[in-house]
RNA sequence: GUCUUAUCAAGAGCGACUGAGGGAACAGGCCCUGUGACGUCCGGCAACCUGCCAUGUGCGGCAAGGUGCUACAUCCUGCGGUUUAAACCGGGAGAUAAGUA
Repeated sequence: GUCUUAUCAAGAGCGACUGAGGGAACAGGCCCUGUGACGUCCGGCAACCUGCCAUGUGCGGCAAGGUGCUACAUCCUGCGGUUUAAACCGGGAGAUAAGUA
């Protein structure tokens, strides 16, 4: 990287180092950023897999080993529907987890 299923709610730093970009990619917009972005380390959050306990057929509790996450919010638009617009719904794309040939 393919396919399938589930979720995209909430939560999480006044830390250290570094030093110019960042919010997935393209375009347009809207934002964050030398009052320090991205990244690394530490800290933290959560609980998909996992382990244990209880229960007994669909639910709960604890832990934190494998992942993940830690501005707003999957930032909006791009395709379709309702619609004066705004807005809403769906799709597509993407992210994460578990499985898969």